Overview:
A computed fold for a 72-nucleotide RNA from an archaeon, annotated as transfer RNA. Its Rfam family is "tRNA". Its family is annotated with triplet codon-amino acid adaptor activity in the Gene Ontology.
């Protein structure tokens, strides 16, 4: 220069067109004498940016950004 992969809550990651999900942590509350476990509920994310396909995009197409990683 070229090619691949990755970007989603504070961290770690699911989700492959039809309403965003888990753990973790972080709040309230139950339990306890009174902590840890434990359970119950809640908050928090324009799915990293821009455009295009579509009735409908996290997902599919196209450019750019950032990181990783190969190859010269």
């Nucleotide at each position: 220069g070229c090619c691949u992969c990755u970007a989603u809550g504070g961290c770690u990651c699911a989700g492959u067109g039809g309403u965003a999900g888990a753990g973790c942590g972080c709040g309230u509350c139950c339990u306890u004498g009174g902590u840890a476990a434990g359970g119950a509920c809640g908050a928090g994310g324009u799915c990293g940016c821009g455009a295009g396909u579509u009735c409908a995009a996290u997902c599919c197409u196209c450019g750019g950004u950032a990181g990783a990683g190969g190859c010269u």